The RNA shown here (c-di-GMP-I riboswitch aptamer) has 75 nucleotides and comes from a Hydrogenophilales bacterium.
């Protein structure tokens, strides 16, 4: 230093649900909270669904695929 899966050990993140706030709304954001995740870290780049809607916008990345990036040990 690369590449490769995930046996282990420290750790991380946090579904539903509650509270509080933000929005027309899907939801987003702090907090408790722990189904789970080996990228459940980021990008709205295809597509999927959701929301609002004349046109059109907007939301999810913990729905798929894709791009980029990263840690601990072990080969």
């Nucleotide at each position: 230093u690369c590449c490769a899966a995930u046996c282990a050990a420290a750790g991380c993140c946090a579904c539903a649900c509650c509270c509080g706030u933000c929005g027309c709304g899907a939801g987003g954001c702090g907090g408790g909270g722990u189904c789970g995740g080996a990228a459940a870290g980021c990008u709205a780049c295809g597509g999927g669904u959701c929301u609002u809607c004349a046109g059109g916008a907007g939301a999810u990345c913990g729905c798929c695929g894709a791009g980029c990036u990263g840690c601990c040990a072990u080969g």

Rfam family: c-di-GMP-I riboswitch aptamer. Rfam describes the family as follows. GEMM was predicted in a large-scale screen for bacterial structured RNA regulatory elements.
NCBI's taxonomy places the organism under Bacteria, Pseudomonadati, Pseudomonadota, Hydrogenophilia, Hydrogenophilales.